Transfer RNA from a Chloroflexota bacterium, 73 nucleotides, folded computationally.
RNA sequence: CAGGAGGUAGGAGAGCGGCCACUCCGCCGGCCUUGGGAGCCGGACAGCGCGGGUUCGAAUCCCGCCCUCCUGA
Numbered sequence: 001c002a003g004g005a006g007g008u009a010g011g012a013g014a015g016c017g018g019c020c021a022c023u024c025c026g027c028c029g030g031c032c033u034u035g036g037g038a039g040c041c042g043g044a045c046a047g048c049g050c051g052g053g054u055u056c057g058a059a060u061c062c063c064g065c066c067c068u069c070c071u072g073a
Base pairs, nucleotide, nucleotide: 001072002071003070004069005068006067007066010025011024012023013022018056027043028042029041030040031039049065050064051063052062053061
C1' cells in the first nucleotide's frame, strides 16, 4: 500500500429494514438452607465504533473515517 473479516450491556454470542434489541455467564434482591453452594422467582446495565446519507422507518442498506485480526506485496 492492496484485498478480506470484524467492532452490539461488565464478559461472550445472536440479531441481515419495523418487536419493550434477544440469549448465556456475571451482578443485585427475595425464597430455600444452620450457613454457603445448587435450584426457583424478580431486577439493573447497551440504542449498536464515530460522522454523514437513503428510507415513512436503519444495529441491519450506501459513503467517509477510526480501531482489531487475517492474507498478499

Source information:
It matches the Rfam family "tRNA". About the family: Transfer RNA (tRNA) molecules are approximately 80 nucleotides in length. The sequence is in RNAcentral, with records from ENA and MGnify. Model confidence (mean pLDDT): 81 of 100.